[in-house]
Context: one part of a larger RNA
RNA sequence: CGUUGAGUCUUGAGGGGAGUUGGUCUUAGUACGAGAGGACCAGACUGAACCAACCUCUAGUGUACCAGUUGUUCCGCCAGGAGCAUCGCUGGGUAGCUACGUUGGGAAGGGAUAAGCGCUGAAAGCAUCUAAGCACGAAGCCCACCCCAAGAUUAGGACUUUUAGAUUCCUCAAAGAUGAUGAGGUUGAUAGGCUGCAGGUGUAAGUAGGGUAACCUAUUGAGCCGAGCAGUACUAAUAAAUCAUAAUU
Repeated sequence: CGUUGAGUCUUGAGGGGAGUUGGUCUUAGUACGAGAGGACCAGACUGAACCAACCUCUAGUGUACCAGUUGUUCCGCCAGGAGCAUCGCUGGGUAGCUACGUUGGGAAGGGAUAAGCGCUGAAAGCAUCUAAGCACGAAGCCCACCCCAAGAUUAGGACUUUUAGAUUCCUCAAAGAUGAUGAGGUUGAUAGGCUGCAGGUGUAAGUAGGGUAACCUAUUGAGCCGAGCAGUACUAAUAAAUCAUAAUU
């Protein structure tokens, strides 16, 4: 730009992905074989490697979370803090992202075949899988499984609204370099704040009591808390503009 408004749900021409394999048990110590040994067929279970999704568990990270602690500077001093030292170092750790974690996958089935194996059967009174005809037969081919898909210009279909919507702008995240996509814009829970909960850290400060003191105990599972889950219009999504729009003039 086209598909001739917008929205929801779809068909599938076509394309892509996947396609691996071991071991154990049963059948069965059976068939076979003098014995040694030891199956086909069929069924069940369990792995390896690979692939995908996810974060409940386990584990890692988690430089805006919590605690401990060293040196030094500062807040007049004590106490309590702040800065710097690789995030100063150390111990933990939410969300998110991950694997070492969890779950799932390869299958089964159908069709046409390859090599091959056959039936019937002449040419050639026999024989012959082939010349006419017919039946089997592979991890391979076409379906089937998963994904994309109407620029499939043959641009499809159904339904809703029926003439109508889209964007700028703003608040944002399941999205993201920017566009884009998605959630919203007061008829509002979109983000922040606040409240509650979950979760993390691990019993704050102050005060009181005990101890000569280091320190201990009580208040106290306290205080603090990033991303998580809810609730709540307190703050900010104000106001407005642009484009498009059938018919008639």

Annotation: Large-subunit ribosomal RNA, domain VI from a Candidatus Nealsoniibacteriota bacterium, 249 nucleotides, folded computationally. The RNAcentral record of the full RNA draws on ENA. The organism belongs to Candidatus Nealsoniibacteriota, within Bacteria. Its Rfam family is "Bacterial large subunit ribosomal RNA".